[in-house]
Molecule: transfer RNA
Organism: Campylobacterota bacterium
RNA sequence: GUGCCCGUAGCUCAGGUGGAUAGAGCGGUAGAUUCCUAAUCUGCAGGCCACUGGUUCGAGUCCAGUCGGGCACA
Numbered sequence: 001g002u003g004c005c006c007g008u009a010g011c012u013c014a015g016g017u018g019g020a021u022a023g024a025g026c027g028g029u030a031g032a033u034u035c036c037u038a039a040u041c042u043g044c045a046g047g048c049c050a051c052u053g054g055u056u057c058g059a060g061u062c063c064a065g066u067c068g069g070g071c072a073c074a
């Protein structure tokens, strides 16, 4: 340099067929339980879906570009 894949919560990832309030596990936090801790159970907080633009009535999802990461080839 060329091609392909990926970027969503503090971490690991679903959601990729455009439409409902954006979700799970771990972690954080509050409570219940316990003599205390652990474990268990219940709740809560935490996201401008990498960035910019476009298409559309409507974009996490489609299109273009930029940035970052990975793989293959040279």
Stems, first nucleotide, its partner, number of pairs: 001073007010026004019057001028044005050066005